[in-house]
RNA sequence: UUGCUUGUUCCGGGAGAGAUCAGGUCUCUGUUCGAGAUUUGACGCCGAAGGCGCAACCGCCCCGGAAACGCUCAGGCCAAAGGACCGGAACAAGCUC
Numbered sequence: 001u002u003g004c005u006u007g008u009u010c011c012g013g014g015a016g017a018g019a020u021c022a023g024g025u026c027u028c029u030g031u032u033c034g035a036g037a038u039u040u041g042a043c044g045c046c047g048a049a050g051g052c053g054c055a056a057c058c059g060c061c062c063c064g065g066a067a068a069c070g071c072u073c074a075g076g077c078c079a080a081a082g083g084a085c086c087g088g089a090a091c092a093a094g095c096u097c
């Protein structure tokens, strides 16, 4: 210095599913009605944090690795936050030219 891979950080993009029902507490309002937040329970759902399972396939073939598939323990179901994954940049390491 060329390219590739991995990791970290930053930026951008990023889906799905009840703004459900019942009760309690707090706040707003002079009261009722109503609204918002939080909590407990109920039923209904989602899968793209994580976790678990099977397996195509792969390997150093004893055994191990392994999904965007499946399960929903966890998480989530207005928005926000989060978000697998994709793109870009910087830094570090390894390989390569």
Base pairs, nucleotide, nucleotide: 003095004094005093006092007091008090009089010088011087012086013085018043020042021041022040023039024038025037026036027035028034044077045076046075050073051071052070053069057065058064059063
Predicted 3D model of a 97-nucleotide RNA (Glycine riboswitch aptamer) from Hyphomonas sp. TMED17.
Its Rfam family is "Glycine riboswitch aptamer". Rfam 15.1 lists 9,425 matches to the family in 5,228 species.